[in-house]
RNA sequence: GCCUGUAGCAUAACGGUUAAUGCAGAGGACUCAUAAUCCUUUGAGUGCAGGUUCGAAUCCUGCCGGGCC
Numbered sequence: 001g002c003c004u005g006u007a008g009c010a011u012a013a014c015g016g017u018u019a020a021u022g023c024a025g026a027g028g029a030c031u032c033a034u035a036a037u038c039c040u041u042u043g044a045g046u047g048c049a050g051g052u053u054c055g056a057a058u059c060c061u062g063c064c065g066g067g068c069c
């Protein structure tokens, strides 16, 4: 100097509805039982503090953490 930070993990989300999906967790179906599969369901307010805006995960500034040169 550049990129980046969103659920336990990996990622989505045009400035505008209740922040979504997969894995994982819980319950159920199926099975003699387990696995697989299917159904239901739980869990984050977006690193922190400000600013802009009618409205910010999203735009701007500073700080903190991570990566690259």
Base pairs, nucleotide, nucleotide: 001068002067003066004065005064008023009022010021011020016054024042025041026040027039028038029037047063048062049061050060051059